[in-house]
């Protein structure tokens, strides 16, 4: 990359750095020089996968490891996409 399979109305920001487009795409609708998106750093959040606990073994519980994730129901639509887990 492709194929399975779950989940996407809940939750969770600061500061540096930069300087314009950004929300993946078409269309709406937003967000942005009162500095967006983004990168880095610390910090939260959640409970997919690993560990760890139990006189209840679960849709528990916890939060060390692996990931994600922290504007707006996946922003709405439509088509699809995103994330984990497993396989090739």
């Nucleotide at each position: 990359u492709a194929c399975u399979u779950a989940u996407c109305g809940a939750g969770a920001g600061u500061g540096a750095c930069g300087g314009a487009g950004g929300g993946a795409c078409a269309g709406g609708c937003c967000c942005g020089a009162u500095g967006a998106u983004g990168u880095c750093a610390c910090a939260g959040c959640a409970a997919c996968c690993u560990g760890c606990u139990c006189a209840u073994a679960g849709c528990a519980g916890u939060a060390a490891g692996g990931u994600g994730c922290u504007a707006a129901u996946u922003c709405c639509c439509g088509a699809a996409g995103a994330u984990g887990a497993g396989c090739a």
A computed fold for an 88-nucleotide RNA, annotated as SAM riboswitch aptamer (S box leader).
Of the family's consensus pairs, 93% are formed in the model.
The sequence was found by an Rfam model in a public genome assembly.